[in-house]
RNA sequence: GCCCCAAUGGCGCAGUGGAUAGCGCGUCUGGUUGCGGACCAGAAGGUCGGGAGUUCGAAUCUCUCUUGGGGCACCA
Numbered sequence: 001g002c003c004c005c006a007a008u009g010g011c012g013c014a015g016u017g018g019a020u021a022g023c024g025c026g027u028c029u030g031g032u033u034g035c036g037g038a039c040c041a042g043a044a045g046g047u048c049g050g051g052a053g054u055u056c057g058a059a060u061c062u063c064u065c066u067u068g069g070g071g072c073a074c075c076a
Stems, first nucleotide, its partner, number of pairs: 001072007010025004018056001027043005049065005
C1' cells in the first nucleotide's frame, strides 16, 4: 500500500429496509428474609463509531473517515 471482518445501554450479544432498537448479566428501588444470598415485581440506562448520500422510511443499503482484528504484498 491492497483486500476482508467488526464497531448497537456498564459488559456480552440479537435485530440485515417498516413505525415506540431488544435479550442475558450487571446497577437501582420495593417485596420476601432475623441479616444476606437466591427468588419475585418494577425502574433507570442507547439518539446504533463520526460525516455525507439513497429512500416515503436506514442499526440495516452506498461513499468517505476513525478505531480495532485478520490476510496479502513491498522492504534497494